[in-house]
Molecule: transfer RNA
Organism: Penicillium ochrochloron
RNA sequence: UCCGAAUUGGUGUAGUGGCUAACAUCGUCGUCUCUCACACGACAGCCAGGGGUUCGAUUCCCCUAUUCGGAG
Numbered sequence: 001u002c003c004g005a006a007u008u009g010g011u012g013u014a015g016u017g018g019c020u021a022a023c024a025u026c027g028u029c030g031u032c033u034c035u036c037a038c039a040c041g042a043c044a045g046c047c048a049g050g051g052g053u054u055c056g057a058u059u060c061c062c063c064u065a066u067u068c069g070g071a072g
Base pairs, nucleotide, nucleotide: 001071002070003069004068005067006066007065010025011024012023013022018055027043028042029041030040031039048064049063050062051061052060
């Protein structure tokens, strides 16, 4: 320098053109308990940034950023 992949709650991952964006864990609160823990229930929290296409974008396209891999 070129090519490819990835980026989604605090963390690890699903997901797909119209969903209330899902699961585990963590956090807070409640029930239970003499107390803690466990268990159960509730709540909070997320689509890397910008632009485009579209009636509608987390999803498709382009650019940028970061990480990883490959070629030279």